This is a predicted structure of a 73-nucleotide RNA (transfer RNA) from a Candidatus Shapirobacteria bacterium. Taxonomically the source falls in Candidatus Shapironibacteriota (Bacteria, Bacteria candidate phyla). Rfam family: tRNA. Rfam links the family to the GO term triplet codon-amino acid adaptor activity. Its mean pLDDT, the model's own confidence on a scale to 100, is 81. The sequence was found in a public genome assembly.

RNA sequence: GCCGAUGUAGCUCAACUGGCAGAGCAACCCCCUUGUAAGGGGUAGGUUGAGGGUUCGAGUCCCUCCAUCGGCU
Numbered sequence: 001g002c003c004g005a006u007g008u009a010g011c012u013c014a015a016c017u018g019g020c021a022g023a024g025c026a027a028c029c030c031c032c033u034u035g036u037a038a039g040g041g042g043u044a045g046g047u048u049g050a051g052g053g054u055u056c057g058a059g060u061c062c063c064u065c066c067a068u069c070g071g072c073u
Stems, first nucleotide, its partner, number of pairs: 001072007010025004019056001027043005049065005
């Protein structure tokens, strides 16, 4: 330099054919317990890597860029 994959909550990952962005763990609060752990219930947490385009509507489709990983040279 060329090709491909991945990028979504603090972490690990979903989101079907474009139609309300979610789960588990972690955090915080409550219940349970003499107390702690375990267990149960709840709350909060997101410019979906950045910018632009298409569309009534984009995590999803298109373009450019960035980062990580892999392959080729």